[in-house]
Model confidence (mean pLDDT): 82 of 100. A computed fold for a 73-nucleotide RNA from a Lentisphaeria bacterium, annotated as transfer RNA. It was read from a public genome assembly. Lineage of the source: Bacteria > Pseudomonadati > Lentisphaerota > Lentisphaeria.
Parts: sequence; C1' cells; structure tokens
RNA sequence: GUCUCCAUCGUCUAGAGGCCUAGGACAGCGGGUUCUCAUCCCGCCAACCCCGGUUCGAAUCCGGGUGGAGAUG
Repeated sequence: GUCUCCAUCGUCUAGAGGCCUAGGACAGCGGGUUCUCAUCCCGCCAACCCCGGUUCGAAUCCGGGUGGAGAUG
C1' cells in the first nucleotide's frame, strides 16, 4: 500500500427498518432484610465512534472519515 472484520452504559453484551424516550449481567449509588458483614430483595445511575445519504421512519441499510484487530506484498 491492498483486502477482510469490528466500533452500543464504567466493563461484557442483546439488537438485523416501526414492538426501542435502546434491554440484560457485573460494577457503582440509595433503601429493605440482618446484632454486624455477606447473601437475598427493591429502586436509581449510565451508552448507539463522527459526518453525510436512503427512507414516512435508521443503533440497524449505503458512502466517507476516525480508531482497533487480522491477512498479504
């Protein structure tokens, strides 16, 4: 340089055009239970990498960019 794949809460992830003001687990915070801690229960917190396009409607499809991983010379 060329080609392929990936990018969603702090972390791991679900999602495949409308059921998503994006769900779950762990973590964090508050509360309940307990003599205390742990466990358990309830609640809260918090995300679609950026720009543009297609569409009535985009996390999802398309183009470009950025970053990461791999293959190859």